[in-house]
RNA sequence: UCCCGACAACGGCAAACCCACGGCAACGUGGGGACGCAAAGCCAUGGGCCGGGCCGCUCACCCCAACGCGGCGUUCUGGUCGCCAGGUUACCGAA
Numbered sequence: 001u002c003c004c005g006a007c008a009a010c011g012g013c014a015a016a017c018c019c020a021c022g023g024c025a026a027c028g029u030g031g032g033g034a035c036g037c038a039a040a041g042c043c044a045u046g047g048g049c050c051g052g053g054c055c056g057c058u059c060a061c062c063c064c065a066a067c068g069c070g071g072c073g074u075u076c077u078g079g080u081c082g083c084c085a086g087g088u089u090a091c092c093g094a095a
């Protein structure tokens, strides 16, 4: 230095939930709070999942149409790194 991760040491982060704010929403930010995390630091690059818009098909209703609801696909635009992978940076040093 690399790999690795201890009933080690110094510490770090902060789920759910609550309050405030932003957003159509997913969700984000701040405060409280700890489920957990050896990268639960950072990056939206690949995949997954979530939200919104357009279009198409379909279901249902219906005389027709409109409105409304459910499902699927395509595409546009957001989100999630504490979903996985990848990239990148980093504290400590037992086996």
Base pairs, nucleotide, nucleotide: 004093005092012037013036017032018031019030020029021028022027035082041088042087043086045085046084047083048080049079050078051077052076053075055073056072057071058070
Annotation:
A computed fold for a 95-nucleotide RNA from a Planctomycetota bacterium, annotated as c-di-GMP-I riboswitch aptamer. The organism belongs to Planctomycetota, within Bacteria. Its Rfam family is "c-di-GMP-I riboswitch aptamer". About the family: GEMM was predicted in a large-scale screen for bacterial structured RNA regulatory elements. Its mean pLDDT, the model's own confidence on a scale to 100, is 81.